[in-house]
Molecule: Fluoride riboswitch aptamer (crcB RNA motif)
Organism: Nitrososphaerota archaeon
RNA sequence: AAGGAAUACGGCUAUGACAUUAGCCUGGGAGAAAUCCUGAACCGCCCCGGAAGGAGCUGAUAAUGUCUACCCAAUG
Numbered sequence: 001a002a003g004g005a006a007u008a009c010g011g012c013u014a015u016g017a018c019a020u021u022a023g024c025c026u027g028g029g030a031g032a033a034a035u036c037c038u039g040a041a042c043c044g045c046c047c048c049g050g051a052a053g054g055a056g057c058u059g060a061u062a063a064u065g066u067c068u069a070c071c072c073a074a075u076g
Stems, first nucleotide, its partner, number of pairs: 010025004016067006027038004044057002047054002
């Protein structure tokens, strides 16, 4: 990027899992209906560049605790 499937006690909160808490979204249109179309919350920082692109930096949390992966240091 393309395609398919599923989905509202659901989904999301810059990298995994569990628990608790917090915040945000969960809409609109067509249709007799089935259904179809479209949409939200969300997707880190910084430098150069018109853009494309290039360079650098922090963190497994939104918050807390635990586990796991990775990195650094010390001791045996």